[in-house]
RNA sequence: GAAGCACGCCAGACCGCCGCUGGUGCAAGCAUGGAAACAUGGCACUGGAGGAACGUCCGGACUGCACAGGGCAGCGUAGGAGGUAAUACCUCUCCACCGCAAGGUGAGGAUCAGAGCAACAGAGACGAGUUUGGCCGCGCGAGCGGCCAAGGUGAAACGGGCAAUCUCUACGCGCAGCAAUACCAAAUAGGUGGACAUCGAGGCGGCCCGCUGAGUCCACGGGUAGGUAGCAUCGAGCCGGCGUGGCGACACCCGGCCCAGAUUAAUGGCGGUCACGCGGCGGGCAACCGUCGUGCACAGAAUCCGGCUUAUCGGCGUGCUUCACAC
Numbered sequence: 001g002a003a004g005c006a007c008g009c010c011a012g013a014c015c016g017c018c019g020c021u022g023g024u025g026c027a028a029g030c031a032u033g034g035a036a037a038c039a040u041g042g043c044a045c046u047g048g049a050g051g052a053a054c055g056u057c058c059g060g061a062c063u064g065c066a067c068a069g070g071g072c073a074g075c076g077u078a079g080g081a082g083g084u085a086a087u088a089c090c091u092c093u094c095c096a097c098c099g100c101a102a103g104g105u106g107a108g109g110a111u112c113a114g115a116g117c118a119a120c121a122g123a124g125a126c127g128a129g130u131u132u133g134g135c136c137g138c139g140c141g142a143g144c145g146g147c148c149a150a151g152g153u154g155a156a157a158c159g160g161g162c163a164a165u166c167u168c169u170a171c172g173c174g175c176a177g178c179a180a181u182a183c184c185a186a187a188u189a190g191g192u193g194g195a196c197a198u199c200g201a202g203g204c205g206g207c208c209c210g211c212u213g214a215g216u217c218c219a220c221g222g223g224u225a226g227g228u229a230g231c232a233u234c235g236a237g238c239c240g241g242c243g244u245g246g247c248g249a250c251a252c253c254c255g256g257c258c259c260a261g262a263u264u265a266a267u268g269g270c271g272g273u274c275a276c277g278c279g280g281c282g283g284g285c286a287a288c289c290g291u292c293g294u295g296c297a298c299a300g301a302a303u304c305c306g307g308c309u310u311a312u313c314g315g316c317g318u319g320c321u322u323c324a325c326a327c
Stems, first nucleotide, its partner, number of pairs: 001323010012274007020048007030041004050298001055308001057307005062177004074173005079093005094108001095106004109168002114166002116162002126159001131150008181229004191220006202212003237257005243252003276295008
């Protein structure tokens, strides 16, 4: 220098103006909306998308229901040892395969429990039997039966192979999911209880007459709309530490931090400067410089967390391998 391998990181920066949304403190204790529950409104300070927030594929937390114990069924996992809250994830390691190598990939238990399957070629493909040759026996003979050997085909030729076909073995799993669930709680309809009512309750705007004629009123309880919690300040939490133990995943210790959150659902818009990529033009032998235009990926939380998969413009760093060249 070229070609690779394995990891890690960034995901434009700053300033100004205008917004959106959460929290805390202060103030008010009032106003507005609402039947209520409850929500909103002032000022100050402050937080506000991601490495995948995606997919919803695994595993958990949490919640409700079920549950003495055991079994069947169903689903899942599969070398060995470990890590973890747990896993199908991760680590180390054995084996097999791929790669010159650094490394990568692996649904890697069992085929003497049983069943099933095997393209093409080949006489024959897992049932049995059979191509060619030899020997023996039978038969007048074509041939038949037995034994032995060989060639060819093919991934595999009687030996076995496939369990990513059923199956067997071992182990794991109760079912459902935040539209879980808990609380507050209208209208209307229905329910239960009580009072009154054909001896006329109630209705026809207040009273009388008149007309009408079977319900009227109150209380309670359940569910729905609506509201609140769950829900996002204390956790399997985040950051840092040549700390300690371990090959490692990881565990422990020390120090620091509090870090989005709704249900028309916020996280944005405009302008400027700089950086980066691409293209045009001009200058320059070139490196490059100036200027103009344009672009800046994939994608956006919705109960939370740990993984995995998939998408992703451009760029940076570390370690290693092979080859070439120079000293």
Notes: The RNA shown here (Bacterial RNase P class A) has 327 nucleotides and comes from Comamonas sp. Taxonomically the source falls in Comamonas (Bacteria, Betaproteobacteria, Burkholderiales, Comamonadaceae). The RNAcentral record of the sequence draws on ENA. Its Rfam family is "Bacterial RNase P class A". By type it is a ribozyme. About the family: Ribonuclease P (RNase P) is a ubiquitous endoribonuclease, found in archaea, bacteria and eukarya as well as chloroplasts and mitochondria. Its mean pLDDT, the model's own confidence on a scale to 100, is 77. Of the family's consensus pairs, 90% are formed in the model.